[in-house]
């Protein structure tokens, strides 16, 4: 020392991305009251107009001018002195002794301080002034004259310098009023500076070698001083993997910022050092410079010019232009602090002190305070009640900070002097009076509602919002945060333990080199002693000030400032200690090695040799096929194959033994023999004495494929060819077949080179195998012990988990290698290696918010095991073919209303469309409406009939009739009409906003919970397992024990019996009749109530003695007796807004309402579901027998009569155990037909009728006569059914005026088959794999096409940089020269010494030429890469992914 969001269906981990914090010389947007203290060109070291920024001294000097009180004074150009090397600016260059820190010796030092001594005598010039010139100017030439503290000589010189030790050389300045200030020499000090050294100081190795004055020496030169600093000669060194050289970047530090710290980033303001001053070079003067406001030269640029020539340098203060997102006034003063000059007065000072501008930052203050409920108005929301804004406002009372106005008025100054400044501060007055915004409100993250919008507009830091109910966009109300600011952007640190020293990792997440040997380096056994490098303790020096921290103090507080302390973790040095490490010396044997004796082994290399098999060739036998496959074909074979026998040839590989057996460092090694040879293990004694471990570079080995040269070539076999398969098949399968595979030599140097696990050493429970030794014991083939290898299980411990576990992935030590999100990419460029293929080293732009590991639950698999189901099989009958009915699609139409869509839509909604229904279309028509409630007015109704127009709705005329209650009040109720407004109405949209109801998996046996336990967790356990069952049914076992919803049971009706009750039912006996018709009876049947009965209860067997199963008895019924109702948690955004209900949206003289006609009934076609058939198990005709469930008054209708019939007529009975529908049919008994498109089949059509109904044309049903189509048992495919079932036969009902081949029920007759679970389908359960979780209708790869983006290559083109070679060579220092000139000194003179100029030379800046190097930009075209809701082609991967996948290599 705080974390959070984001990978998943969920979990743990790894790992990146993002956020919350702090900071800023900041900028931008919106806003802006005051004060204090700070800060203010980060970019163009770009260019600069204008002003100022360094002068001063008359007490050094002469002169000129002016004044004069005549004493003198003032002013200045010039000579001279001191200062312009400080102060101020900037950060271009510099990776360096530049800076920081600590040391050092071979130095200088003006002004300042101290000490000692001196200050003597001379000389020659020169500026100025004056005169004469040149020039546009800048400036400058000549002549005369002149001074000095300017210049020169001589003397002296203790000490000073040089020396050959004799000597030689070397100073001075005066001014003055006399105080003083100067001057010279020498010594010392102080200060400042120069030089040297140790250590520290950015990135890149895709920069590995660099260096000729280079490294050293000697002599000489040079400097204040050391030194290759320079030069001559000699030697050949010097630096470098502890990173030289080169490239890129950069001023360094105190500090600043962040951080818990360690670290990281940074170097504005302030302070120290350095470097620079337009660019490059150079020196002069001086104590000090190679000099910001000095000089010379070259260059670029700007300005002036009379074109001859000149001038300039803001990176000083202001200021201008430019650049830029961006950074101020051409201010005041020397009052203070300091600096220069001067003896001083004083002068100068854009240093400095102040003021101005800017919210740029930090700090402080204010924009009012108290009371105030009708909780005002307005706004917003609302469930319409209310809530909120909100004590907020208004109102009342109060205050005056800041501001404004007026008055007083400092300190800063120790005598004088105050720019700031009439400032700070104080007093009075004034009126709540002048003073609030910005961002946010989905999560992270404090703060929520309405409206608008509708994947649009937009938002977004990450995750992500927006496709009609958006707390995420925009607005509003409300709320949250901060506040004269608030947000955004940018940058830095933090969080990030996400580069891990503190403090990470590498089996599977990224990460162990393929493996050895070994150099440097790192690390290293026991013991004794020495010394003291590291180490530890103590002392001293230093670590500038400021800053940070602590304690005080001053501005009203704070920021800010002042004082003191601590600290500055560092470096140097002295003393001490001696454990540890290092070092030196000695000793030891445990690590390591040597020796001797044994042992095992596919260890390696070479040579030889053996048998089996394949193939080929020869010969024999033999005949028509062989071969190959899922099935085939290509292929071989009558020219004799395959098969078989014998012989020969050749190459390659070595069956059995053979084993998680052996050997080797790894790759790898397998018939047998011999030769040579490496390593290992065991046992034993002696020897050496740490000789060891690891190992960057280096070097060797290194499967397969591949390469080169030469051989060899039987089999196999990339490429290639053919045959198949397929939609295609450049594949999988088949037939061939070349490189290659083999050998020798030489390359290559990679593999999923894997234990995905580097090497070495020590320590830490065991058990059981196995290989090679040794030892002991005896039972002589066993046991025990021990050493070395190789395995399995398992404890501690570790791990995210899986797992590892003495062969560690445990606990420790040493050394090496490697990793830091995914993709781009192991790619590009560059280098190295290679014959090539290529290998190795190895980025970036760009792009994504993930990629990934392990485990969990599901789902899925052309994975596995077990089980079930009319799932298959075994059977029976169908569908698919025909005609018709019906539904759907499609098409058509004005409309063919709408919905349903695999199973689970399609005789479904529809238990019944001629009108109605009806929702659709056409035409007409109504607008408070066809329907509901409320108000007002009017009338008492309503209704019924007739006529006219019209298609009708509707309109018109007319006739008739007139409500109820009553407290008798137009009082109440009801009805109708009219008017106006609220509203009605909608089969309009959304079933993806919903309720309800329903389908389906599925009547499948499952789905869960509590507690406990296990797991970091998701989760697991229970529910798995062994049996058993129809069943998660039951039993047993078990870290589980219990429970719930499901199963079963309880419910209904059927099957047997008992009992109760007998009418409309029944009739045994009695009587009676045509007839249970009647009397009688209730025994039976039946009806409908209550009960009984079946429970594996009993017996035997099997089984664990259980559950249960099998068999049996009894029983009407036996193991769920058969059937129904009953549908768990859930799935399908399943169906339905058109049953109904309902949110939102939409229509409102229409998307509502009425009405007529039409349509839903169409018809080249396709599909589903049915009916009738194709016939003799049949058709037809006649006769004859036996049901059950039901329905009926707007009804069922008997009997009778009429009609061929449908039906009609008439009217008994019945509101039903009474009457009717109601003759059941198949069946049975006869007759006929005789295999044919028929006496099968009945479609279609014609005619004639019947019924219902306002109405049968579109468009009903039925009947009769006539007609007599297709069809002769149905391809691929497919459906139902396991017993009173299938099949077959008829009957009834609902809806309904009428209109079933449909639907729902009813009974009659009444089978066949099930070996069994391999296969198809569906389901359950366990297990396995998974890259799926929208869950396989999943996921996902690559080419191609299109758009955009960044990058590489590229003929070239254009710049930059640093070198090299040569040419040229300014200024200047230095050297040389003597033919020019020359005041001081010497000399009597001539002349000399010296100097100046000239000339020559070395060095050298800039420039030029040249060939290279390096770096950047650009480039037609080209290459791959990335990204992009719905493009093309295939389907490579994930399941055994349908040919297991993957790695290396070749094609």
């Nucleotide at each position: 020392g705080a974390g959070a969001g984001u990978u998943u269906g969920a979990u743990c981990c790894u790992g990146g991305c993002u956020c919350a914090g702090a900071a800023c010389g900041a900028a931008c947007g919106c806003u802006g009251g005051c004060g204090g203290c700070a800060g203010g060109c980060u970019u163009a070291a770009c260019a600069c107009a204008u002003g100022c920024a360094a002068g001063u001294c008359g007490a050094a000097c002469g002169a000129a001018g002016c004044c004069u009180u005549c004493g003198g004074g003032c002013u200045u150009a010039g000579u001279g002195g001191c200062g312009g090397a400080c102060g101020g600016g900037u950060g271009a260059g510099u990776a360096a002794c530049g800076c920081g820190u600590g040391g050092g010796a071979a130095c200088g030092u003006g002004c300042c301080c101290c000490u000692u001594g001196g200050u003597a005598c001379g000389g020659a010039a020169u500026a100025g002034u004056c005169c004469c010139g040149g020039g546009a100017a800048a400036c400058u030439g000549g002549g005369u004259u002149u001074a000095a503290u300017a210049c020169c000589g001589u003397a002296u010189a203790u000490u000073c310098u040089c020396u050959g030790c004799g000597g030689a050389g070397g100073a001075a300045a005066g001014a003055u009023u006399u105080a003083u200030c100067g001057c010279c020499a020498a010594g010392g000090g102080a200060u400042c500076g120069g030089c040297c050294c140790g250590c520290g100081u950015u990135g890149g190795a895709u920069u590995a070698g660099g260096u000729a004055g280079u490294u050293g020496g000697u002599g000489g030169g040079g400097u204040a001083a050391u030194g290759g600093c320079c030069u001559a000669c000699c030697a050949a060194g010097c630096c470098c993997g502890c990173g030289a050289u080169c490239c890129a970047u950069a001023g360094c530090u105190g500090g600043u910022u962040u951080g818990a710290g360690a670290g990281g980033a940074u170097g504005a303001u302030c302070a120290g050092c350095c470097a620079c001053a337009c660019u490059g070079g150079g020196a002069c003067u001086g104590a000090g410079a190679c000099a910001c406001g000095g000089c010379c030269c070259a260059g670029a640029c700007u300005c002036c010019u009379a074109c001859g020539g000149g001038a300039g340098g803001c990176a000083g203060c202001a200021g201008u232009g430019g650049g830029g997102a961006a950074u101020c006034u051409u201010a005041g003063a020397c009052a203070a602090u300091g600096g220069g000059g001067g003896a001083a007065a004083c002068c100068c000072u854009g240093a400095u002190c102040u003021a101005g501008c800017c919210a740029u930052g930090c700090c402080g203050c204010g924009u009012g305070a108290g009371c105030g409920a009708u909780g005002a108005a307005g706004g917003c929301c609302u469930u319409a009640g209310g809530g909120u804004u909100g004590u907020a406002a208004a109102g009342c009372u109060c205050u005056u900070u800041c501001g404004c106005u007026g008055g007083g008025g400092a300190a800063g100054a120790u005598a004088a002097u105050g720019a700031c400044g009439g400032u700070a501060c104080c007093c009075a007055g004034u009126a709540a009076a002048g003073a609030a915004g910005c961002c946010c409100c989905g999560g992270c993250u404090a703060a929520c509602u309405c409206c608008g919008u509708g994947c649009c507009a937009g938002c977004a830091g990450c995750c992500g919002c927006g496709g009609u109910a958006a707390u995420a966009c925009g607005g509003a109300g409300g709320g949250g945060g901060c506040u004269a600011g608030c947000g955004u952007u940018g940058u830095u640190c933090g969080g990030a333990a996400u580069u891990a020293c503190u403090g990470g990792g590498c089996g599977u997440a990224a990460a162990g080199c393929g493996c050895g040997c070994g150099u440097a380096g790192g690390c290293g056994g026991a013991u004794u002693g020495g010394a003291a490098a590291g180490u530890u303790g103590g002392g001293g020096g230093u670590g500038a000030a400021a800053u940070c921290c602590c304690g005080g103090g001053g501005c009203u507080c704070a920021a800010c400032c002042c004082c003191g302390g601590a600290a500055c973790u560092g470096c140097c040095u002295c003393c001490a200690a001696a454990a540890c490490u290092a070092u030196c010396a000695g000793u030891c044997u445990g690590g390591a090695g040597u020796u001797c004796g044994a042992g095992a082994g596919a260890g390696g290399u070479g040579a030889g040799u053996g048998g089996a098999a394949u193939u080929g060739c020869g010969a024999g036998u033999g005949u028509a096929g062989a071969g190959g496959u899922g099935a085939a074909a290509u292929u071989c074979g009558u020219a004799g194959a395959u098969a078989u026998u014998c012989g020969c040839a050749g190459g390659a590989a070595c069956a059995c033994c053979a084993g998680u057996g052996g050997c080797g460092a790894a790759g790898g090694c397998g018939g047998c023999u011999c030769a040579c040879u490496g390593g290992c293990u065991c046992g034993a004694u002696a020897c050496u004495g740490a000789c060891g471990c690891u190992g960057a570079g280096g070097u060797g080995c290194g499967a397969a494929a591949g390469u080169g040269u030469g051989g060899g070539g039987a089999g196999c076999a990339a490429a290639c060819a053919g045959g198949a398969u397929u939609a295609g098949a450049u594949a999988c399968c088949c037939u061939g077949g070349u490189a290659g595979u083999c050998c020798a030599c030489a390359c290559c140097g990679u593999a999923a080179a894997c234990g995905a696990u580097g090497a070495a050493u020590g320590c830490c429970a065991g058990a059981c195998g196995u290989c090679g030794g040794c030892a002991a014991g005896c039972a002589u083939g066993c046991u025990u012990g021990u050493c070395g290898g190789u395995g399995u299980c398992a404890c501690a411990c570790c791990u995210a988990a899986c797992g590892g576990a003495u062969u560690a992935a445990g606990c420790a030590u040493u050394c090496c290698g490697c990793c830091u999100g995914g993709g781009g990419a192991g790619u590009a460029c560059g280098g190295u290696c290679g014959c090539a293929a290529g290998a190795u080293u190895a980025a970036a732009a760009c792009u994504c918010a993930a990629a990934g590991g392990a485990a969990u639950u599901g789902a899925c698999g052309g994975g596995g095991g077990c089980c079930c189901g009319c799932a298959c099989a075994a059977g029976c009958g169908g569908u698919g073919g025909a005609g018709c009915a019906u539904g759907u699609g499609g098409u058509u139409u004005a409309a063919u209303u709408c919905g349903a869509a695999g199973c689970a839509a399609c005789g479904c909604g529809c238990a019944g469309a001629a009108c109605c229904u009806u929702a659709c279309c056409a035409a007409c028509c109504c607008u408070u409406g066809a329907c509901a409630u409320g108000g007002a007015u009017a009338u008492c109704g309503c209704g019924g009939g007739a006529c006219c127009a019209g298609a009708g709705a509707u309109g018109g005329u007319u006739c008739u009739u007139u409500c109820a209650g009553u407290u008798c009040g137009g009082c109440u109720g009801g009805a109708u009409a009219u008017c106006a407004c609220a509203c009605a109405g909608g089969u309009g949209c959304u079933g993806c906003a919903u309720g309800g109801c329903u389908g389906u998996c599925g009547u499948c046996a499952g789905c869960u919970c509590g507690u406990g336990u296990c797991g970091u967790g998701a989760g697991a356990u229970g529910u798995u397992c062994g049996g058993u069952u129809a069943a998660g049914u039951c039993c047993g076992g078990c870290a589980a024990c219990g429970a719930g919803c499901g199963c079963a049971a309880c419910c209904c009706a059927c099957g047997u019996c008992c009992u109760u009750a007998g009418u409309u039912g029944c009739c045994a006996g009695c009587a009676u009749u045509c007839a249970g018709u009647u009397g009688g009876g209730c025994a039976c049947u039946c009806u409908a109530g209550c009960g009984a009965g079946a429970c594996u209860g009993c017996c035997g067997g099997u089984g664990a003695u259980a559950a249960a199963c099998c068999g049996g008895a009894g029983g009407a019924a036996g193991g769920c007796g058969g059937g129904g109702a009953u549908g768990a948690c859930g799935u399908c955004a399943a169906a339905u807004c058109a049953u109904c209900a309902u949110g939102c949206c939409c229509c409102u003289u229409a998307u509502g309402a009425u009405c007529u006609g039409g349509g839903c009934u169409a018809c080249a076609c396709a599909c589903g579901u049915g009916c009738u058939a194709c016939a003799a198990u049949g058709g037809a005709u006649g006769g004859u027998a036996c049901a059950a469930c039901g329905a009926g008054u707007c009804g069922c209708a008997a009997a009778g009569c009429c009609g061929c019939a449908a039906g009609g007529u008439c009217u008994a009975g019945c509101c039903a155990a009474u009457c009717u529908c109601u003759u059941a049919a198949a069946g049975c008994c006869a007759u006929u037909c005789u295999c044919a498109g028929u006496u099968c089949g009945g479609a279609u059509u014609g005619c004639a009728g019947g019924c219902u109904g306002c109405a049968a044309c579109u468009c009903g049903c039925c009947u009769g006569c006539a007609u007599g189509a297709a069809g002769c048992u149905g391809g691929a495919a497919u459906c139902g059914c396991u017993a009173g079932u299938a099949a077959u036969c008829g009957c009834g009902a609902a809806u309904c005026a009428g209109a079933a081949c449909g639907u729902c029920g009813c009974g009659g007759u009444g089978a066949a088959u099930a070996c069994g679970u391999u296969c198809c389908c569906g389901g359950g359960u366990c297990u396995u794999g998974u890259a799926c979780a929208c869950a396989c209708c999943g996921c996902c790869c690559g080419u191609c096409a299109c758009a955009c983006c960044a990058c590489g290559a590229a003929a070239g083109c254009u710049g930059g940089c640093a070198a090299c070679a040569c040419c040229c060579g300014a200024a200047g220092c230095c050297g040389g020269u003597g033919g020019g000139c020359u005041a001081a000194c010497c000399g009597c003179a001539a002349g000399g010494a010296g100097g100046c100029a000239g000339c020559c030379g070395u060095c050298u800046a800039a420039g030029g030429u040249g060939g290279g190097g390096u770096u950047a930009g650009u480039g037609a075209u080209u290459g791959g890469g990335g990204u992009g809701a719905a493009g093309u082609c295939g389907u490579a991967a994930c399941a055994a992914g349908g040919u297991a996948g993957c790695c290396g290599u070749a094609g």